[in-house]
Parts: sequence; structure tokens; C1' cells
RNA sequence: UUCUUAUCCAGAGAGGUGGAGGGAUAGGCCCGAUGAAACCCAGCAACCGGCAUACAAGUGCAAGGUGCUAAUUCCUACAGCUAACUGUGGUUUACAGUGGAGCUGAAAGAUGAGAG
Repeated sequence: UUCUUAUCCAGAGAGGUGGAGGGAUAGGCCCGAUGAAACCCAGCAACCGGCAUACAAGUGCAAGGUGCUAAUUCCUACAGCUAACUGUGGUUUACAGUGGAGCUGAAAGAUGAGAG
């Protein structure tokens, strides 16, 4: 750095160092001197690995390798559907557009595991 696959509405400090930034990108909207990032400690969880259940599956135990510890992956970014509004033609119906809402699925991103 690429590919495959699983998960992403739960959970986690009023600690120390540090000093102004941070929430991937863009637009929003937020967090931050009542201290941001980063590091240390502490904690959460249990993907891989370990152990037990004779094996597998399932389940349980512990916590070795990762990960994580504001807000759903903070929300939206693409597509479809639903209802709404506007305009045109109109008997019904139909067509076009609008910026928001709800739902679904992608994309992107993050993390684990595997492969290159």
C1' cells in the first nucleotide's frame, strides 16, 4: 500500500505530564484555558490467539496480540422508496422541479482477522 471478510444505536477517569488545538475529507454542527492534540497511568470490550468443556459447533474462564474510552462512524455527502410543497397540462390521472423530513441500500472511513 492493495484485496477478501466481520463489525460499527452497548461500554469505558472530575488521574499525571503537556500546552492549542481537535472531531478522517467537504459542508454543517459541536468539543476545547472550567484546558485540545500527544504521552503515561487507569479503564472498557472481547476480534485474534490461550485454557476448559474429549474433537467440531456452541458456551464459559482469563486477559497474551490488537482496538477503543464526547456526541449513532456526531449529522449529511451517492442511489432508491414514502409522504410534503411548487409549476405545467388536466375529468381522473400524468409530467417536471424544490429544499428539508423518514426509511432502505451502497460509497467512504475506522477496527479486527486473513491473503498479496